[in-house]
RNA sequence: UUCUUAUCAAGAGAGGUGGAGGGACUAGCCCUUUGAUGCCUCAGCAGCAGACUUAUUGUAAGUACUGUGCUAAUUCUAGUAGCGUAAGCUUGAAGAUAAGAA
Numbered sequence: 001u002u003c004u005u006a007u008c009a010a011g012a013g014a015g016g017u018g019g020a021g022g023g024a025c026u027a028g029c030c031c032u033u034u035g036a037u038g039c040c041u042c043a044g045c046a047g048c049a050g051a052c053u054u055a056u057u058g059u060a061a062g063u064a065c066u067g068u069g070c071u072a073a074u075u076c077u078a079g080u081a082g083c084g085u086a087a088g089c090u091u092g093a094a095g096a097u098a099a100g101a102a
Stems, first nucleotide, its partner, number of pairs: 001102008013042005021031003025079004043071003048067003051063005075094001081090003
């Protein structure tokens, strides 16, 4: 990088550094000099895989030790298709994360 499977309506921020962009892409909308994005430190959330414990042995529940992930807005909304007068609903694509494979 590609493929497969699962999830994406919940949850969780302070300090330092630095100085103009950021929210994947396009459009909208929004955040941002009352200091963004990034990086560092500490803290937290969650429970995907491993580990461990209990009950059972199909598995379930738990711990948060290990590997990740995450901590503005539903993946911020829409993007394809269907239904609907409309508001909107369902679905798909794309994206993100985890695990496995090539």
Molecule: SAM riboswitch aptamer (S box leader)
Organism: Peribacillus psychrosaccharolyticus ATCC 23296